[in-house]
A computed fold for an 88-nucleotide RNA from Desulfuromonas sp., annotated as c-di-GMP-I-GGC riboswitch aptamer. Its mean pLDDT, the model's own confidence on a scale to 100, is 83. It was read from a public genome assembly, where an Rfam model found it.
Formats: sequence, C1' cells, structure tokens
RNA sequence: UCUCGAAACGCCAAACCUGCCGAGAGACAGGGACGGAAAGCGACGGGUCUUUCCAGGUUCAAACCACAAGACAGCCGGGCUGCCGAAG
Repeated sequence: UCUCGAAACGCCAAACCUGCCGAGAGACAGGGACGGAAAGCGACGGGUCUUUCCAGGUUCAAACCACAAGACAGCCGGGCUGCCGAAG
C1' cells in the first nucleotide's frame, strides 16, 4: 500500500415520542436504539414516494396518465473521501 473485517477506542442512530418547518413526500432539534465498517459526502443510472398553486392528455366531472418540480444516500449500482489494524 492492497485485500479483508478479527479486536479495541470511539462514531452514527431505525421504529416510536416531543418540539419545530413544509401543501406533501419529508427536513431539522431533543429523547430513544432496530441496526450500521462508510448508516460519511453527493441525486450520476435505476427504484420508491410526494405534489398546494399553475399547466398538458383523458373525462360530463373525477379517478387515472404524462410532463415538470421535489423527497429518500438506512433500496440497489456506480462516484468521491475516511477511523482502527488481527490476518493475508
């Protein structure tokens, strides 16, 4: 240094509850731990989810669909970065 994930130091924190922001998916803060070796960063590809207002298709009207705009990195892949060091 690479592979890998033994041990340890620490790290993060699902559901749920409270507060708060948002139309919503959800975000943030506190509590809380199901889990995590990238559960660090970042929406590039796929995926899932949302959509008040405006606008397209369809319709008697809706449902629905498409576009668009968003959310999720703890769904998968790929990208960037990184702690420790048993073993090879």